[in-house]
RNA sequence: AGCUGAAAAGGGCAAACCCGUCGCGAGGCGGGGGCGCAAAGCCAUGGACCUCCACGCGGAGGCCGCCAGGCUGCCAGC
Numbered sequence: 001a002g003c004u005g006a007a008a009a010g011g012g013c014a015a016a017c018c019c020g021u022c023g024c025g026a027g028g029c030g031g032g033g034g035c036g037c038a039a040a041g042c043c044a045u046g047g048a049c050c051u052c053c054a055c056g057c058g059g060a061g062g063c064c065g066c067c068a069g070g071c072u073g074c075c076a077g078c
Stems, first nucleotide, its partner, number of pairs: 002078004012037002017032006035065001041071003045068003049062005
């Protein structure tokens, strides 16, 4: 460096739901809470899905824990 894996070790993240808050909304943020996750780390690039405005082309958003792609990373084995 590459591949494989999550048995071990150290750990990490945090679904639904609840409270607060921001937003027209999807949803975001903080706290609680754990369904789960070897990238459930980051990126909205291509799809999918969702929201708003049109209601016709279309435009503006959301979502990375839906799929794919890109970048990076701890441990172990080969």

Predicted 3D model of a 78-nucleotide RNA (c-di-GMP-I riboswitch aptamer) from Sphaerobacter sp. The organism belongs to Sphaerobacter, within Bacteria. The prediction has a mean pLDDT of 86.